Context: one part of a larger RNA
RNA sequence: UGACGGGGGCCCGCACAAGCGGUGGAGCAUGUGGUUUAAUUCGAAGCAACGCGCAGAACCUUACCAACCCUUGACAUCCUGUGACAACUCGAGAGAUCGAGCGUUCCUUAGGGACACAGUGACAGGUGCUGCAUGGCUGUCGUCAGCUCGUGUCGUGAGAUGUUCGGUUAAGUCCGGCAACGAGCGCAACCCACAUCUUUAGUUGCCAGCAGGUUAAGCUGGGCACUCUAAAGAAACUGCCCGUGAUAAGCGGGAGGAAGGUGUGGAUGACGUCAAGUCCUCAUGGCCCUUACGGGUUGGGCUACACACGUGCUACAAUGGCAAGUACAGUGGGUUAAUCCCCAAAACUUGUCUCAGUUCGGAUUGGGGUCUGCAACUCGACCCCAUGAAGUCGGAAUCGCUAGUAAUCGCAGAACAGCAUGCUGCGGUGAAUACGUUCCCGGGCCUUGUACA
Numbered sequence: 001u002g003a004c005g006g007g008g009g010c011c012c013g014c015a016c017a018a019g020c021g022g023u024g025g026a027g028c029a030u031g032u033g034g035u036u037u038a039a040u041u042c043g044a045a046g047c048a049a050c051g052c053g054c055a056g057a058a059c060c061u062u063a064c065c066a067a068c069c070c071u072u073g074a075c076a077u078c079c080u081g082u083g084a085c086a087a088c089u090c091g092a093g094a095g096a097u098c099g100a101g102c103g104u105u106c107c108u109u110a111g112g113g114a115c116a117c118a119g120u121g122a123c124a125g126g127u128g129c130u131g132c133a134u135g136g137c138u139g140u141c142g143u144c145a146g147c148u149c150g151u152g153u154c155g156u157g158a159g160a161u162g163u164u165c166g167g168u169u170a171a172g173u174c175c176g177g178c179a180a181c182g183a184g185c186g187c188a189a190c191c192c193a194c195a196u197c198u199u200u201a202g203u204u205g206c207c208a209g210c211a212g213g214u215u216a217a218g219c220u221g222g223g224c225a226c227u228c229u230a231a232a233g234a235a236a237c238u239g240c241c242c243g244u245g246a247u248a249a250g251c252g253g254g255a256g257g258a259a260g261g262u263g264u265g266g267a268u269g270a271c272g273u274c275a276a277g278u279c280c281u282c283a284u285g286g287c288c289c290u291u292a293c294g295g296g297u298u299g300g301g302c303u304a305c306a307c308a309c310g311u312g313c314u315a316c317a318a319u320g321g322c323a324a325g326u327a328c329a330g331u332g333g334g335u336u337a338a339u340c341c342c343c344a345a346a347a348c349u350u351g352u353c354u355c356a357g358u359u360c361g362g363a364u365u366g367g368g369g370u371c372u373g374c375a376a377c378u379c380g381a382c383c384c385c386a387u388g389a390a391g392u393c394g395g396a397a398u399c400g401c402u403a404g405u406a407a408u409c410g411c412a413g414a415a416c417a418g419c420a421u422g423c424u425g426c427g428g429u430g431a432a433u434a435c436g437u438u439c440c441c442g443g444g445c446c447u448u449g450u451a452c453a
Base pairs, nucleotide, nucleotide: 001453002452003450004449005448007447008446009445010444011443012442013441015437016436019401020400021399022398023397026314027313028312029311030310031309032308033307034305035304042053043052064300065299066298067297068296069295070294073123077122078121079119080118081117082116083115088101089100090099091098092097105114106113107112125289126288128287129286130285134283135282136278137277138276139274141272146185147184148183149182150181151180152161153160154159165176166175167174191266192265193264194263196234197233198232199231200230201229202228205224206223207222210221211220212219237260240254241253242252243251244250316394320353321352322351323350324349325348332342333341334340360391365386366385367384368383369382370381371380407429408428409427410426411425412424413423
């Protein structure tokens, strides 16, 4: 100087408390461990691995296994020789491939070039190893308020000071004081979206007033007032008032205002920590393989199943299930389109069920089909009929959330031939609680102890 303390002081955070809803029990989905296997490819491992890499494993993907094949190679550059190659037909084969038939060059400055085959070696190739050799990218502490420097001063020195102190703040934010005075990276602001208003502009948008018109309809004339769209501005700054404070920074209350003290949300992640993660995105040093650890193909596997864990979905019902009727979105996508199309469900009304393992719940299984795709056996999704399991609110323990949030309801998209309970977004309905900081966890500052570095 740090680190640590079941030392002290001050402060903060859904950290506790106050509440609401879950997980842990059941069934299923998915990931992991373990076991099994010819193979069940590899990586990720407390928080910060485990619906993670994978925005989608039937073949492909695919890296794994078995079998069958190739060896200058599927791909690149160079050298030599030849002139075609491809397509099509037939045969063998699981196919890769092999054999036969048919077919047979182009440009040219005549050196050569394009393409194909054969040969030769230099080389190609490797999702092989090392993330503890690395770059790049990422997680994490943490959007925590810290991390440093120049000059000066102090100390023999390591170092200290500044950065400590009194207030204050979300903040090393600001004010005051001070052997310090300044400065940098962070904080804040500048950026984007939302919330209010104005101006400009009215088509594909809108329809108040006027006229026409329909079973209905901005449908038509017309208009741009309104909604909206999309550009430019205005607006919020503790600016104003009262109190408090040291006459400061600020804090409490109020007015006006669409919005008030960081308005809300996002983007933005300092010096560093964890030899954190990734050599399987990519790049790359070293090592290793070179008729194989490279390349091709078919089939299988990654989907196994006594079990254990994580994350979810569906439930256990009456605040509900079922049936009928009926209403209202916003993202976004469709090659183009404010024009056309895709577009809700909870909610509401009526009826029924009447507390049961049930008209709850839907697993599992049998049968029949649809779709995608060469191909659904291993191993897809969906529909119909039948079947109707566990489950009556879950031990110890544990998680999320402070407002348009939790909870609940559906919709869209990416990737994708097909496949969603996952992910990323979108809107509808819409709460409860916070006395407070004693305690648990994490963090910041000061101080103290230490046989630790």

The part of an RNA shown here (small-subunit ribosomal RNA, 3' major domain) has 453 nucleotides and comes from uncultured Tateyamaria sp. It was read from a public genome assembly. Its Rfam family is "Bacterial small subunit ribosomal RNA". Its family is annotated with ribosome and structural constituent of ribosome in the Gene Ontology. Its mean pLDDT, the model's own confidence on a scale to 100, is 81.